A computed fold for a 474-nucleotide part of an RNA from a metagenome, annotated as small-subunit ribosomal RNA, 3' major domain. Its mean pLDDT, the model's own confidence on a scale to 100, is 84.

Context: one part of a larger RNA
């Protein structure tokens, strides 16, 4: 000087109390151990691996395995050959690929030149190794408040001081004090949405008043809602207390918003040799008729187990039925696809209309009215299987989703333990996008609807900050 104490002090954080609703028990998805397997490709592994890398694994993908072939494909280059390349048709083949007929260049007067195909030589070409040679990129501590230069002053020295101290914040925030006096990286703020107003714009949006329609349909209005740009607006600025002051309190005023109004983006020196040579880049190794490259089939989907993460349940605040109400972010041209008709239905048909504030996906659900079921393993739940079908795709056997009838399991609120959330949060209810032909989507990322409960407090469990004190630790 750190680090480290079941050593002080002071101070945070859903850390714990307070509460809500789960997980661990079941069913199933799903990932990973494990085990099996020709292969069941790799990585990742304690917080910070395990709905990760996959935001789409029948085929591809695809790195894995069997079995068949190639010596390359793709670009360049340099030199030779050749009229082909392509295309047809035949035969071997499970393709890939061999193999044998047909057919067959352009500009140019020529030299040549173009273009393909081919030989040869040379770059080749590995998801092979090493994330302990690396570069980018991320993940943790952590949005924690902290880390440090300069010059001065101290100490032989390592360093120390400014960074301590007294107050205050969310905060090394700010104020006072002080051998330091400044500063830089981070804290806010400058950016982005959100909540109010004002000008300004008026379509594809909007309808008040007037005419019309079945209908904002349509004339016709910018007033309102909306849109989408510009500014306003919040700073403890005003008042009362309390305080030298920085600030702090207030059922204050005012205001849509009040003491950081809310959300995001933003992550400091630096730790973990932390993770990634399978995103990509790269040193170095190592392969080299093969550790490269092409096919075809299988495999990553396997199932005695065992663990995370998650769906869906055990009902009556509930289940079915009938009628009926209101979003918000999106997406749409090898696309969304109305109306209208077939089918119980998934969907078939048929095509209006839209490159889209216009048209379509598009009925949002939960809600609210009615009625049924009467406490039951049931009208609860829905696995599981059987048969009939839709639909994408060359192809759903291995190993897709969906629909129909029939089957109808386990489950009665779950042991130790454990986890998440303080407000438009939690819970609960639909909706939408990426991927993507189609989907194993219950997932990821979003959007709105309806909407609580608690916090006395900081003893204690976890982490972290400052100061201080002990160490035989570096």
């Nucleotide at each position: 000087u750190g680090a480290c104490g079941g050593g002080g002090g002071c101070c945070c954080g859903c850390a714990c109390a307070a509460g809500u609703g789960g997980u661990g028990g079941a069913g199933c998805a799903u990932g990973u151990g494990g085990u099996u397997u020709a292969a069941u490709u790799c990585g990742g592994c304690g917080a910070u691996a395990c709905g990760c890398g996959a935001g789409g694994a029948a085929c591809c993908u695809u790195a894995c395995c069997u079995g068949g072939g190639c010596u390359a494909a793709a670009u360049c280059c340099a030199a030779g050959a050749g009229g082909a390349c392509c295309g047809g048709u035949g035969c071997c083949g499970a393709a890939a690929g061999g193999u044998a007929c047909c057919u067959u260049c352009c500009c140019g007067c020529a030299a040549g030149g173009g273009u393909c195909u081919u030989u040869u030589g040379g770059a080749a070409g590995g998801u092979g190794c090493u994330g302990c040679a690396u570069g980018g990129c991320u993940g943790u501590c952590g949005u924690c408040a902290g880390c440090u230069c300069g010059u001065g002053c101290c100490g032989u020295g390592a360093g120390g001081u400014g960074u301590u101290g007294g107050g205050u914040u969310a905060a090394g925030u700010c104020c006072c004090g002080c051998a330091a006096c400044g500063a830089g990286c981070g804290c806010a703020a400058c950016c982005c949405c959100u909540g109010u107003g004002u000008c300004c714009a008026g379509u594809u949006g909007c309808c008040a008043g007037c005419a019309u329609u079945a209908a904002g349909u349509u004339g016709g209005g910018g007033a309102c809602u909306c849109u989408g740009g510009a500014c306003a607006g919040a700073c403890u600025g005003c008042c009362u207390c309390c305080g030298u002051a920085a600030g702090g309190a207030g059922u204050g005023a005012g205001g849509a918003a009040g003491g950081g109004g809310g959300g995001g983006a933003c992550g400091a020196c630096g730790u973990c040799a932390a993770g990634u040579c399978a995103u990509c880049a790269u040193g170095g190794c190592c392969c080299u008729u093969a550790c490269g490259c092409c096919c075809a089939g299988g495999g990553c989907c396997a199932c005695a187990c065992a663990c995370g993460u998650g769906c869906u349940a055990c009902a009556a605040u509930g289940g079915g039925c009938g009628g009926u109400a209101c979003a918000g972010c999106g997406g749409g041209a090898u696309g969304c696809a109305a109306a209208g008709u077939c089918g119980c239905g998934a969907g078939g048909c048929g095509g209006a209309g839209c490159a889209a504030a216009u048209c379509c996906c598009a009925c949002a659900a939960a809600g609210c009215c009615g009625u049924u079921c009467c406490c039951a393993g049931u009208u609860c739940g829905g696995a599981u299987a059987g048969c009939a079908g839709u639909c994408u795709g060359c192809a759903a056997c291995u190993c897709g989703a969906c629909u129909g009838c029939u089957u109808g399991a386990a489950g009665c609120c779950g042991g130790a333990a454990u986890c998440a959330c303080u407000a438009g949060u939690a819970a609960u209810c639909g909706c939408g996008g990426a991927u993507c032909a189609g989907c194993c989507a219950u997932g990821c990322c979003g959007c709105g609807g309806u909407g609580a409960a608690u916090a006395c407090g900081u003893u204690c469990c976890c982490g972290g900050g400052c100061c201080u004190u002990g160490u035989a630790c570096a």